[in-house]
Molecule: SAM riboswitch aptamer (S box leader)
Organism: uncultured Bacteroidota bacterium
RNA sequence: AUGCUAUCAAGAAAGACGGAGGGACAGGCCCUAUGAAGUCUUGACAACCCUGGUUCGGCCCGCGUUUGCGGAUUUGAAUACAGAAGGUGCCAAUUCCUGUUUAGAUAACGA
Numbered sequence: 001a002u003g004c005u006a007u008c009a010a011g012a013a014a015g016a017c018g019g020a021g022g023g024a025c026a027g028g029c030c031c032u033a034u035g036a037a038g039u040c041u042u043g044a045c046a047a048c049c050c051u052g053g054u055u056c057g058g059c060c061c062g063c064g065u066u067u068g069c070g071g072a073u074u075u076g077a078a079u080a081c082a083g084a085a086g087g088u089g090c091c092a093a094u095u096c097c098u099g100u101u102u103a104g105a106u107a108a109c110g111a
Base pairs, nucleotide, nucleotide: 013042014041015040016039017038021031022030023029025099026098027097028096043091045089048087049086050083051082052081053079054078055077056076057075058074060071061070062069063068
């Protein structure tokens, strides 16, 4: 950068510096001098990676001999189970709402 797939109505702070913007973009609607963005520090939330458990398969070993049983400090995958040191994400508002496509409804179109 391209393609495909899943989730997105839950959850989560404070201090210092800073000094006017921010919520990607457009239109709304919001947040913000009772201090925006950003930087630093500590902390939290979550469970994608990760660790383990469980299940299934592969390789190996033993027994058996027909599609089997058992084992192992192994390997791959799945998981509505558990964990939270580390990595990532995140800590206003349903991804803040709408934007594109399809379907339904509607006489038709739009909303």